[in-house]
RNA sequence: GAGGGUAUAGCUCAGUGGUAGAGUGCAUGCCUAGCAUGCACGAAGUCCUGAGUUCAAUGCUCAGUACCUUUA
Numbered sequence: 001g002a003g004g005g006u007a008u009a010g011c012u013c014a015g016u017g018g019u020a021g022a023g024u025g026c027a028u029g030c031c032u033a034g035c036a037u038g039c040a041c042g043a044a045g046u047c048c049u050g051a052g053u054u055c056a057a058u059g060c061u062c063a064g065u066a067c068c069u070u071u072a
Base pairs, nucleotide, nucleotide: 001071002070003069004068005067006066007065010024011023012022013021018055026042028040029039030038048064049063050062051061052060
């Protein structure tokens, strides 16, 4: 220099056009003499950034940024 991949909750990750979810962590309550475990409930997201297509975009197209990787 060229090619490919990834970016979604604090963390690890799902989600192939119709209002975004799980696990774990966190807060609160129950349980216990207390802790752990367990149970219930809740908060937490401009879906990397910008533009385009569409009635409608996390998902399609283009450009950019960061990281990973292959190759010269």